[in-house]
Context: one part of a larger RNA
């Protein structure tokens, strides 16, 4: 060198299960509620099955009586139209008594008694006589027929009980009959409104240095933007969701803050005066460009905050957005040229459906003629703000979960970096009786390392098993013991402090799942880290971190808590490398 045997399990990011944790899906299932939106069921309340009486209350129609003061005026004049007479021994005025109405003035009536009148035309009144007729209006009694509701009540519906008779022969079942009880209710059909997680369908954005809390999501202004234009972060620093009828147009006239000086009260500042004053003021509003020829103050005068139209350009992926000279109608202002289609600009916002209001006609009109309706023009109604707007119309739990995916994206290790964090090392202000530097070092400054907390998300989510112990280690050395040395604030011994050095050493108990700490006895010492916080196909499972459960505190609620607690299945016969013993060629 080549083949084996028998071990042991460090690595073949070993097998096994297309990760259960995370995420993402306009996935799924359940389960919860003051999520939408339905649908059993329930409540009432109408009708139908459903009928007769009585009383009460309402309505509507006839008949008959009644009923009506605004002032002036015999007086309590309902309107209108006819009328010169009407009533009366079939009892007129007046008197007594009773009742109803009532603006307490009278009206009207029943009853006795009396025994011949009683009332209108004539004056006042806007209208003439309840003298007398006929209609009718307002309010009311009484009937009569209707309706309706309330209450009572009846029996024949319809509903229940009978070891009673009958089909029938055993029956308690079912018809019938006949006794009782209930009774137009119940019950049933139909229709309306409520009520409704009982139960069903679904919903419950999105960006995001993983997701979740938060934050923001459209529009102006500026910075980042790198001297066109544009440019992105959950970059840095502000606004907007409108005001305004004068804050709009014309025309003429005017110049600001500030400062100094002087002046009654008057002062650092109020009004005036003078002289400097490119703008340090104002422009409604943010911020930015702009502007004194003023876009900035003040005054007249007024409606171009028109109506029909627009060559031509800017912007631009579509949709949209912005600016426009010009031309036709009509009008402000100005002496006129001429300015005027809002505002010194840039923000003040919403596509399409639906629907409402006003107009317009040579549109369309379900056989035709018209109409409804629809069109076209104007105009409104959306924090449709997740603001290029799914729908008119929707929130949660799931550790009982499940599926598809993803190392496009987190938890563990690893890899980068090294804020943090451990070390060293410069400067040298003081400390250190004196003296920076025996021994500290302020204030800053330079590194190294890759054991902390993080940062980024690069390998791994068709799986790279996670804390701590046990076993068994093996390497740094910035060395805790032993050894060699330098300095010393090193008499001696004990130190302190650097340097060299990694040979071989570095206990054993009590608590707690603990590393770690604490505490007890020793000990030369009881080192610090690195090996996937070495080591689970070598062990363990106390912790973390599934499914039962309680507490506690949050939630209406399903549930949930790096808040407690109790319990809770660790699988793998080594094939190749590696150690290790061994044997044969």
């Nucleotide at each position: 060198c080549c083949c084996g045997c028998g071990g042991u399990u460090a690595g073949a990011c070993g097998g096994a299960a297309a990760g259960a944790c995370c995420c993402u899906a306009u996935g799924a299932a359940c389960c919860u509620u003051c999520a939408c939106u339905g649908c059993a069921g329930c409540a009432u309340g109408a009708u139908a099955u459903u009928g007769g009486a009585u009383u009460c209350c309402g309505g509507a129609a006839c008949a008959u009586c009644a009923u009506g003061u605004g002032u002036a005026g015999c007086a309590u004049a309902g309107g209108u139209g006819g009328g010169a007479g009407a009533c009366g021994u079939u009892g007129a005025a007046g008197c007594c008594u009773g009742g109803g109405c009532g603006c307490u003035a009278g009206c009207u009536u029943g009853g006795g008694u009396c025994g011949a009148g009683u009332c209108g035309u004539c004056a006042g009144u806007g209208a003439a006589a309840u003298a007398c007729c006929a209609c009718u209006c307002u309010u009311g009694c009484u009937g009569u027929u209707u309706u309706g509701g309330a209450a009572u009540u009846c029996u024949a519906a319809c509903c229940c009980c009978g070891a009673c008779c009958c089909a029938u022969g055993a029956a308690a079942c079912u018809g019938g009959g006949c006794g009782g009880g209930g009774g137009a209710c119940a019950g049933u059909g139909u229709u309306a409104u409520g009520u409704g997680g009982g139960c069903a369908g679904u919903u419950u954005g999105g960006c995001u240095g993983g997701g979740g809390u938060g934050g923001c999501c459209u529009c102006c202004u500026c910075c980042u933007a790198a001297a066109a234009a544009g440019u992105a972060a959950c970059g840095g620093a502000g606004g907007a969701g409108u005001a305004c009828a004068a804050a709009g147009g014309g025309a003429a006239c005017c110049u600001c803050a500030g400062c100094a000086u002087g002046g009654u009260u008057g002062g650092c500042c109020a009004u005036c005066a003078u002289g400097c004053g490119u703008a340090g003021a104002g422009c409604g509003u943010a911020a930015a460009g702009g502007c004194a020829u003023a876009a900035g103050g003040u005054u007249c005068c007024u409606u171009a905050a028109c109506u029909g139209c627009g060559a031509g350009a800017c912007u631009c992926a579509u949709u949209g957005g912005u600016c426009g000279a010009g031309c036709a109608g009509g009008u402000g202002u100005g002496a006129a040229a001429g300015c005027a289609g809002g505002u010194c600009u840039u923000a003040g916002u919403g596509g399409g459906c639906c629907g409402g209001c006003g107009g317009c006609u040579u549109c369309c009109g379900a056989g035709u003629g018209g109409a409804a309706g629809g069109g076209c023009c104007g105009u409104c109604g959306c924090u449709u703000a997740u603001c290029a707007g799914a729908c008119a119309a929707a929130a949660g739990g799931u550790a009982c979960u499940c599926u598809a995916g993803g190392g496009a994206u987190a938890a563990c290790a690893g890899g980068c970096u090294u804020a943090u964090c451990u070390c060293c090392c410069c400067c040298a202000a003081g400390c250190g009786u004196c003296c920076a530097c025996a021994g500290c070092g302020a204030c800053g400054g330079g590194g190294a390392g890759g054991u902390u907390u993080g940062g980024c998300a690069c390998c791994u989510c068709g799986a790279u098993g996670u804390c701590g112990g046990c076993u068994c280690a093996u390497c740094a050395c910035a060395u805790c013991c032993u050894g060699g040395g330098g300095g010393u604030g090193a008499a001696g011994a004990a130190g302190c402090u650097c340097c060299c050095a990694a040979g071989g050493g570095u206990u054993c108990g009590g608590c707690u799942g603990u590393u770690c700490g604490c505490c007890g006895a020793u000990u030369a010492a009881a080192g610090u880290g690195g090996u996937a916080c070495g080591u689970g196909a070598g062990c363990u499972g106390g912790g973390u971190u599934c499914a039962a459960a309680c507490c506690g505190u949050c939630g209406u609620g399903a549930g949930a808590c790096a808040g407690g607690u109790u319990g809770g299945u660790c699988c793998c016969u080594a094939u190749c490398u590696g150690c290790c013993g061994u044997g044969g060629g």
RNAcentral holds the full RNA, with entries from ENA. This is a predicted structure of a 585-nucleotide part of an RNA (large-subunit ribosomal RNA, domain V) from a Planctomycetota bacterium. The source organism's lineage runs through Bacteria, Pseudomonadati and Planctomycetota. Its mean pLDDT, the model's own confidence on a scale to 100, is 83.